This is a predicted structure of a 72-nucleotide RNA (transfer RNA) from Patescibacteria group bacterium AH-259-L05. The source organism's lineage runs through Bacteria and Bacteria candidate phyla. Rfam family: tRNA. Rfam's curators write: Transfer RNA (tRNA) molecules are approximately 80 nucleotides in length. Gene Ontology term of the family: triplet codon-amino acid adaptor activity. Its mean pLDDT, the model's own confidence on a scale to 100, is 81.
């Protein structure tokens, strides 16, 4: 330098055009002598950035940034 792939809550992953889901973690309550476990409730991300397409974009397209793999 070229190609492919990935980027979404604190962490690990879903969703793949119609205003984002779960697990763990966190907070509160119940249970306990207390802790853990268990149960209930809740907070927390607008989806790496900028443009474009569209009535509508996390999703499609282009470029850029970052990680990984391969080739040179």
């Nucleotide at each position: 330098g070229g190609g492919c792939u990935c980027g979404u809550a604190g962490u690990u992953u879903a969703a793949u055009g119609g205003u984002a889901a779960a697990a763990c973690g966190c907070u509160u309550c119940g249970u306990u002598g207390a802790c853990a476990u268990c149960g209930a409730a809740g907070a927390g991300a607008g989806c790496g950035g900028u443009g474009g397409u569209u009535c509508a974009a996390u999703u499609c397209c282009a470029c850029c940034c970052g990680g990984g793999c391969c080739c040179a």